[in-house]
RNA sequence: GCGCCUGUAGUUCAACUGGAUAGAACACCGGCCUUCGAAGCCGGGGGUUGCGGGUUCAAGUCCUGCCAGGCGCGCCA
Numbered sequence: 001g002c003g004c005c006u007g008u009a010g011u012u013c014a015a016c017u018g019g020a021u022a023g024a025a026c027a028c029c030g031g032c033c034u035u036c037g038a039a040g041c042c043g044g045g046g047g048u049u050g051c052g053g054g055u056u057c058a059a060g061u062c063c064u065g066c067c068a069g070g071c072g073c074g075c076c077a
Stems, first nucleotide, its partner, number of pairs: 001073007010026004019057001028044005050066005
C1' cells in the first nucleotide's frame, strides 16, 4: 500500500435482514430485607448507534469519504 471484518449505555452483547418510543445482562444509584454487610427482591438514571455526507416517506441497518482496532496478502530492507 491492497483486501476483508468490527465499532451501539461504564463493560459484554441484542435490535428478526430498512419500519415508527434503540433494548438485555452485569456494573452504578435509591429503597426493601439484615444487628451490619453479602446474597436476594423492587425501582431508577445513563445512548450525537466512531465522525461527516448521501439515498429513502423512514437508516443502528443501504451507499460513500475519513478515524480507530483486528486479520490476511504484498512492497522495501
This is a predicted structure of a 77-nucleotide RNA (transfer RNA) from Gammaproteobacteria bacterium RBG_16_51_14. Its Rfam family is "tRNA". From the family's description: Transfer RNA (tRNA) molecules are approximately 80 nucleotides in length. The prediction has a mean pLDDT of 81. Lineage of the source: Bacteria > Pseudomonadati > Pseudomonadota > Gammaproteobacteria.